Molecule: SAM riboswitch aptamer (S box leader)
Organism: uncultured Actinomycetes bacterium
RNA sequence: ACUUCAUCCAGAGCAGCUGAGGGACGGGCCCGUUGACGCUGCGGCAACCGGAUCAGGACUUCCACAGUGCUGCCACGGUGCCAAGGCCCGAUCGAUGAUCGAUAAGGA
Repeated sequence: ACUUCAUCCAGAGCAGCUGAGGGACGGGCCCGUUGACGCUGCGGCAACCGGAUCAGGACUUCCACAGUGCUGCCACGGUGCCAAGGCCCGAUCGAUGAUCGAUAAGGA
C1' cells in the first nucleotide's frame, strides 16, 4: 500500500508548549486568538488484541480430560478513543408535504 471481516446514535479531559487555522473531500453547519488543530505530561473511557483458564451453556467425544468457538469476568500490557451520532447531507431503492427508513460508496 492492497484485500477481507467486525464495529461506528453508548462512554471518557485537565495542565504545559505552540500560534492559525481545524472538523478527510464537496455543500452545510460548527470549533477557534476567551488559543482551536497539533505535540507533551498526567488522568480517563472502552474492551479490539490480550489475561484468567474462573463461571455458564454449545459443539467435537461413549464419558471424562482436552480442544474450538459464544456469553459473562479482569483491566497488568499493546492498539484505539476522550466537541457535536462517524457533526449532518452526498449514490440507489421504498414510503411521504417538510421528512423517514433500508442499503451502498467513501472514512476511521